[in-house]
RNA sequence: UUCAAUAUUUGGCAAACUCAGCGAAAGCUGAUGACGCAAAGUUAAGUGUCUAAAAUAAUACAAGUAAUUUUUGUAUUUAUUAUGAUUGACUGGCUGCAUGU
Numbered sequence: 001u002u003c004a005a006u007a008u009u010u011g012g013c014a015a016a017c018u019c020a021g022c023g024a025a026a027g028c029u030g031a032u033g034a035c036g037c038a039a040a041g042u043u044a045a046g047u048g049u050c051u052a053a054a055a056u057a058a059u060a061c062a063a064g065u066a067a068u069u070u071u072u073g074u075a076u077u078u079a080u081u082a083u084g085a086u087u088g089a090c091u092g093g094c095u096g097c098a099u100g101u
Base pairs, nucleotide, nucleotide: 005101006100007099008098012037013036018031019030020029021028022027035088041094042093043092045091046090047089048086049085050084054081055080056079057078058077059075060074061073062072063071
């Protein structure tokens, strides 16, 4: 000097709850508050998870037509999809901290 294990000091972060704001929602931000955290610093890259405004499809109803298909509209209906989130879900990338044994 480096690596690993372990203990400790000064600091650091801040789950749930509650309040306010933002958002369609998931969730986020601030305040409050500490369950925890040695990367609970950073990165939404891979996988997973959450949400579904919008879009698409279906269904129902209505309009329209001589009639059917098509079309249009409506829905406190159903399904699918991230372009929305989550790193305090896992993996990976980048960076980083005092002292003792």
A computed fold for a 101-nucleotide RNA from a Clostridiales bacterium, annotated as c-di-GMP-I riboswitch aptamer. The organism belongs to Eubacteriales, within Bacteria. The coordinates come from a structure-prediction model, not an experiment, and the mean pLDDT is 78. Of the family's consensus pairs, 95% are formed in the model.